Small-subunit ribosomal RNA from an uncultured bacterium, 1468 nucleotides, folded computationally.
Rfam family: Bacterial small subunit ribosomal RNA. The family has 99 seed sequences and 42,628 matches in Rfam 15.1.
RNA sequence: AGGGUUUGAUCAUGGCUCAGGAUGAACGCUAGCGGCAGGCCUAAUACAUGCAAGUCGAGGGGGUAGCAAUACCACCGGCGCACGGGUGCGUAACGCGUAUGCAACCUGCCUUUCACUUGGGGAUAGCCUUUCGAAAGAGAGAUUAAUACCCAAUGGUCUAAGCUGGAGGAAUCUCCUACUUAGUGAAGAUUACGGUGAAAGAUGGGCAUGCGUCUGAUUAGCUAGUUGGCGGGGUAACGGCCCACCAAGGCGACGAUCAGUAGGGGUUCUGAGAGGAUGGUCCCCCACACUGGCACUGAGAUACGGGCCAGACUCCUACGGGAGGCAGCAGUAGGGAAUAUUGGGCAAUGGACGGAAGUCUGACCCAGCCAUGCCGCGUGCAGGAAGAAGGUCCUCUGGAUUGUAAACUGCUUUAGACGGGGAAGAAUAAGGAUCAUGCGUGAUCUGAUGACGGUACCCGUAGAAUAAGCACCGGCUAACUACGUGCCAGCAGCCGCGGUAAUACGUAGGGUGCGAGCGUUGUCCGGAUUUAUUGGGUUUAAAGGGUGCGUAGGCGGGAGAGUAAGUUCGCUUUUAAAGCCGGCCGCUUAACGGUCAGGUAGGGGGCGGAUACUGCUUUUCUUGAGAGGGCUCGGGGCUGGCGGAAUUUGUGGUGUAGCGGUGAAAUGCAUAGAUACCACAAGGAACACCGAUCGCGUAGGCAGCCAGCCAGGGCCUUUCUGACGCUGAGGCACGAAAGUGCGGGGAGCAAACAGGAUUAGAUACCCUGGUAGUCCGCACUGUAAACGAUGCAUACUCGGUGUCGGCUCGUUAGAGCCGGUGCCUGAGGGAAACCGAUAAGUAUGCCACCUGGGGAGUACGCCGGCAACGGUGAAACUCAAAGGAAUUGACGGGGGUCCGCACAAGCGGUGGAGCAUGUGGUUUAAUUCGAUGAUACGCGAGGAACCUUACCUGGGCUAGAAUGUGAGUGAAGAAAGCAGAAACGUUUUCGUCCGCAAGGACACGAAACAAGGUGCUGCAUGGCCGUCGUCAGCUCGUGCCGUGAGGUGUUGGGUUAAGUCCCGCAACGAGCGCAACCCUUGUCUUUAGUUGCCAGCACGUAAUGGUGGGGACUCUAGAGAGACUGCCUGCGCAAGCAGAGAGGAAGGGGGGGACGACGUCAGGUCAUCAUGGCCCUUACGCCCAGGGCUACACACGUGCUACAAUGGCGCCUACAGGGGGUAUGCGAGCUGGUGACAGUGAGCCAAUCUCUGGAAAGGGCGUCUCAGUUCGGAUUGAAGGCUGCAACUCGCCUUCAUGAAGUUGGAAUCGCUAGUAAUCGCGCAUCAGCAAUGGCGCGGUGAAUACGUUCCCGGACCUUGUACACACCGCCCGUCAAGCCAUGAAAGUCGGGUAGACCUGAAGCCGGCCGUUAAACCGCCGGUUAGGGUAGAAUCGGUAAUUAGGGCUAAGUCGUAACAAGGUAGCC
Repeated sequence: AGGGUUUGAUCAUGGCUCAGGAUGAACGCUAGCGGCAGGCCUAAUACAUGCAAGUCGAGGGGGUAGCAAUACCACCGGCGCACGGGUGCGUAACGCGUAUGCAACCUGCCUUUCACUUGGGGAUAGCCUUUCGAAAGAGAGAUUAAUACCCAAUGGUCUAAGCUGGAGGAAUCUCCUACUUAGUGAAGAUUACGGUGAAAGAUGGGCAUGCGUCUGAUUAGCUAGUUGGCGGGGUAACGGCCCACCAAGGCGACGAUCAGUAGGGGUUCUGAGAGGAUGGUCCCCCACACUGGCACUGAGAUACGGGCCAGACUCCUACGGGAGGCAGCAGUAGGGAAUAUUGGGCAAUGGACGGAAGUCUGACCCAGCCAUGCCGCGUGCAGGAAGAAGGUCCUCUGGAUUGUAAACUGCUUUAGACGGGGAAGAAUAAGGAUCAUGCGUGAUCUGAUGACGGUACCCGUAGAAUAAGCACCGGCUAACUACGUGCCAGCAGCCGCGGUAAUACGUAGGGUGCGAGCGUUGUCCGGAUUUAUUGGGUUUAAAGGGUGCGUAGGCGGGAGAGUAAGUUCGCUUUUAAAGCCGGCCGCUUAACGGUCAGGUAGGGGGCGGAUACUGCUUUUCUUGAGAGGGCUCGGGGCUGGCGGAAUUUGUGGUGUAGCGGUGAAAUGCAUAGAUACCACAAGGAACACCGAUCGCGUAGGCAGCCAGCCAGGGCCUUUCUGACGCUGAGGCACGAAAGUGCGGGGAGCAAACAGGAUUAGAUACCCUGGUAGUCCGCACUGUAAACGAUGCAUACUCGGUGUCGGCUCGUUAGAGCCGGUGCCUGAGGGAAACCGAUAAGUAUGCCACCUGGGGAGUACGCCGGCAACGGUGAAACUCAAAGGAAUUGACGGGGGUCCGCACAAGCGGUGGAGCAUGUGGUUUAAUUCGAUGAUACGCGAGGAACCUUACCUGGGCUAGAAUGUGAGUGAAGAAAGCAGAAACGUUUUCGUCCGCAAGGACACGAAACAAGGUGCUGCAUGGCCGUCGUCAGCUCGUGCCGUGAGGUGUUGGGUUAAGUCCCGCAACGAGCGCAACCCUUGUCUUUAGUUGCCAGCACGUAAUGGUGGGGACUCUAGAGAGACUGCCUGCGCAAGCAGAGAGGAAGGGGGGGACGACGUCAGGUCAUCAUGGCCCUUACGCCCAGGGCUACACACGUGCUACAAUGGCGCCUACAGGGGGUAUGCGAGCUGGUGACAGUGAGCCAAUCUCUGGAAAGGGCGUCUCAGUUCGGAUUGAAGGCUGCAACUCGCCUUCAUGAAGUUGGAAUCGCUAGUAAUCGCGCAUCAGCAAUGGCGCGGUGAAUACGUUCCCGGACCUUGUACACACCGCCCGUCAAGCCAUGAAAGUCGGGUAGACCUGAAGCCGGCCGUUAAACCGCCGGUUAGGGUAGAAUCGGUAAUUAGGGCUAAGUCGUAACAAGGUAGCC
């Protein structure tokens, strides 16, 4: 000191959350020792038992024991019991804190000084006798004492009255002093101690005052002894403290009253501080003592362990009555997450009494329990690598890690154990002795006493011996692997993990952190500048009041003088101690403790000084403000009048069939005459053009013209006043539209409503109507996205350019000044967008407002309103975000530009038929598996009868069907038999290898090691492929811009097939793509000339390059040339484009191919192959037979053949290219067969032979004549051929016969731009054969059309909007239905506190009366009053049938409102 979390990414806003510290704590796991401290936070609930306040015989009489001395005891008496100890109920208060005052007071014991201490008297308890009662206790009689009580004397003081003199002060006054009158006042006793009076001190208290002291205004008014006065009473004392009378005051927005909560302070925790929180232990003050009231005694109490009364509760009882108060110390029950022993001692400190010894003391000192906290110590130290074993992990002959860790060797002994020694805390005790002293008295010596405790501490002995856990390991946050689990179980402080490879769950190994503790939970502060004084904000994130006037308040111009309140400085006093900080010291250290005329911010009081600033008083000034005079401006306001255009309606006229309306229609109007046109009339509302980027107004708002009235601004002048100012909580006024009341008015428009359309629906959008309303007057309402989303005022701070009003200068043009109103821009500001003299800049003053989203501007309460509704304005609950600006994409039923057989223009198809083939579905024992929009479906498959084959049924094998090593055995091998469907099993015969040997070849082969799997995961992967797309894009380096994401470059202007090239430009370059380089084809040259060729020469044939020969030609196949907008014309800056241009075989990329950027689709493939992980192992492996993959009501895709005459059939006839062929091949020729084919067989290892003898369409001739045909060939029957072990399921071909549907195909849809489409045949791969109409190639014949880019589809670039980013197949709203949760209302019902009214009224006190010698008691009356009762109202809370909305909840219903022009722009 910060970090995590909103986004694809970014910046800022903003909340949530974490790391730190603390604790009277609690809980979980764990636990060796000691020191110091702490320990019912809850029920101020109830308490059994014991103890916690007595003491004095030196006050008194008496009693008991004893011979006595003496000891003890109840009672009378004295002192104490008001201290000490506990608790925090109450209390928001002079209770507490602080500073003062008392001229308004008291004070036992103690200290000092002075004086006195005389004479009498009558009782009473105890004791004794006796009565009542269960008891507690009470009564009667007799008798007795005192330091108990009473009377009298003395008496400076005191009280009252009168009066002399003096001093002081602060108003009532105070103090000192002389005198007179009256009243009152003592106790003894043993000389140790006491008593009385007076004055003073000290201590302790009482009272009063200033200031400070929680929350709520959804508590705004409170008050009758209330506020004051005169007089009196009362008190220690002032006082409405109380009473009588008089007056009508007193308090309150600077928060009265009421309600809630709470003891206050020193302090404590936290924090950099300012602050925030806190008040346990210790100290001070207060309050309380079962609840409430009351007084008595006393120096002191309204009394914790005293009294009286009332109440609740508990206990005893003989039922008549009695007793009690742990919030003292222990302890018990209860409550609770939770808090200790019914301990020891008065040894110390302190207290009460006493002359003292001493007694009492749960105050206190100690001990016990508890890791509750703080502090300290220990659980060993050193060496030790075979890096042991074991565990864990891995790429597993082995490696890594645990780990110097262990073992082992050496050493040490704190704490603990045992043995021994052993404290300090204790002294001025009494008493005694000596000395000093006039008396009190003092000094020295002597002198008893320890609960803790045989404790602390010290010494010794043995021995590593007795002693480590807890939490965590995805990020924040230090620490990683394996297995298990499979959105399950679970984790989680926030973000979030878990759906088969989880570093996040559980376990283990390892690691990290802390350590006798460690984690968790609760609470407080911090981080949080997230309430902001220090130290925040308000255009768009939450936040400027709708506007003005103005009260209180806050703030306020220049100069002089005075004052000294604020301010500031010095001195002084206080702020108890403890605490905190510093030094020193003491416990071995520390915690802890002691000490110091050490410190301590800050606060309060007093005295004195200073006077800049602020305040106050006063004098003055003119610049702020206002007034006067002059000129001027406007759609500023109010009232009245006037005007024209238009709509509508009415009347009259002309006139006829439609009008109107829409995307298209219909409702509607119209032959009873509409619409249209003309004329006249009526009525209401609004004012075209001017008109604008304009003007005016405080805002709302204001527009035809004229007049009147009212108000305002600006400029000029500098005549007057002299700070008169600014802001403005409350308050008052104004305040669009809609709405409300009453009365008018009503043309047009138009909520509601009606009808017509649209639609799946259409309570809408569109249309036809139409009422409130819109208009006027009066009165309410008081809100708007009332917006510049920007409060008002003043001052200061670069420029440019418009415009309105006024003034000055100027002939004009124009320039300048003041006041408005716009745009652009600098500095500066801002998260950015943007603002930028009209600030969102720089400053000052004042007001208003904000503090996460939702719930909610809701509920309740109050105020206002006729109502509608407005103002004020929460909480529970819930979420980890909501929101702002900008960026890159993607998308849009946004825009612009451009491209593509994308459309259009054409040609031919598909969709209808039959068949072939693939797929879906269904079926099946199985119909193996995969591919599924484009990018699956004649696809994997370029050949399913067996095999293939992965599927099914059945029969078999288990180291296995293959390969290697391999003991051992045997040559290898050949033949035959049996059983069986075969695999397989079994039997027999023959064979007996090479080599001299060692050994070798071949075959079989036990065990063992390596198997095997077309089982799963293409969402774990490699490789390969499809698609966008042969689309023109995708990026980088450096620089520059931006806080940043990112931008620029790559955009722009042209051009291109192209990010192709050119120009421009904060960019300059570069890479992957494009193009080119490669192959092929088209032309030519050259080289070469067999198997190809044959012009010329020769030979030969019926004929043929058949032969000799030739290289000219064709051709073959090597090498070259050729095309580059190079030339010309036009356009253009250029790039480039155009031209039936020239030349050329070819012209602007000549045609075709190969070649596929960054990436997208978790696209496809684990079944080509490879491969991680998982799974199977007498089976999910392997062998075999048979079956299946060929099923068939159906549906779809891709094809073939057709429907015919541009045709079918018959006969004749012509011209290719490119491929294939080793032997089980291609097969000429010949023979047979109608034919498929068969037999025989030349040649060929192929430019030689052959498939290929005739390529077909084409050409010629003939026939058919529009029909289900001489079209079409499905289907079926029969007979054959071929391949093959085998054609039943399930092959192909031939011949004969049969002769189905079909007559050009609905919606819709596909291909193709030239040697293309269409059409014709030929070949090849696979292959025994073939279901091939498929695929891949080859050549033959050979078109039509493209105006064009509006539209459909796809794509590219720029731009725009966005609430999308899984990116529009997106996002998202509301009702309803379901579950859960909290809340509001509610007939009622239950309870709490408070106040008043009325009735009653204990004890006590006060007053009066009677009686008494007197005082008092007793008795009676009155007053006061706790408590009780009655009735009603207000208030707060609980609960409630029912009800209302709200929140939350993977996959419910209905629609589609919003985000793009969201498909009717959205919003208030």